A computed fold for a 73-nucleotide RNA from Ectocarpus siliculosus, annotated as transfer RNA. Rfam family: tRNA. RNAcentral records the identical sequence in 2 taxa. A source record names the gene tRNA-Arg. Lineage of the source: Eukaryota > Sar > Stramenopiles > Ectocarpales > Ectocarpus. Model confidence (mean pLDDT): 80 of 100.
């Protein structure tokens, strides 16, 4: 410095251009119990890195920027 890949809740991981972003884990509230812990019912939590384009319509194409990795000189 060149190439490739990634980037979505606190955290891990889903969503073929059809939208109300789905799930695990974790938090919280209740219920259980002499306390807890499992269990069981709820509830918050994500404007999807940031901006711009293309689209009827964008997490999803493109494009610049920030961030991470991996290979390489």
């Nucleotide at each position: 410095g060149a190439u490739c890949u990634c980037g979505u809740g606190g955290c891990c991981u889903a969503a073929u251009g059809g939208a109300u972003a789905a799930g695990g884990u974790g938090u919280c509230u209740g219920u259980u119990u002499c306390c807890g812990a499992c269990g069981c019912a709820g509830a918050a939590g994500a404007u999807u890195c940031g901006g711009g384009g293309u689209u009827c319509g964008a997490a999803u194409c493109c494009c610049c920027g920030c961030g991470a990795g991996a290979u390489u000189g």